The RNA shown here (transfer RNA) has 72 nucleotides and comes from a Microcaldota archaeon.

RNA sequence: GCCGCAGUAGCUCAACGGGAGAGCGCCGCCCUGAAGAGGCGGAUGUUGCUGGUUCAAAUCCGGCCUGCGGCA
Numbered sequence: 001g002c003c004g005c006a007g008u009a010g011c012u013c014a015a016c017g018g019g020a021g022a023g024c025g026c027c028g029c030c031c032u033g034a035a036g037a038g039g040c041g042g043a044u045g046u047u048g049c050u051g052g053u054u055c056a057a058a059u060c061c062g063g064c065c066u067g068c069g070g071c072a
Base pairs, nucleotide, nucleotide: 001071002070003069004068005067006066007065010024011023012022013021018055026042027041028040029039030038048064049063050062051061052060
């Protein structure tokens, strides 16, 4: 330098072009002598950045950034 894959909540990951979610974690309450476990409820977020396509983009297209792998 070229090619491919990945980037979404604090972490690990989902999400036929139309309602952004789950588990764990976190917060509050119940329970307990206290804690853990358990039960009930709650808050998560510039979907890496920037343009484009579209009535509508996390999703499709271009460029860029970062990480990983391959080729040279």
Its Rfam family is "tRNA". The family's RNA type in Rfam is transfer RNA. About the family: Transfer RNA (tRNA) molecules are approximately 80 nucleotides in length. Gene Ontology term of the family: triplet codon-amino acid adaptor activity.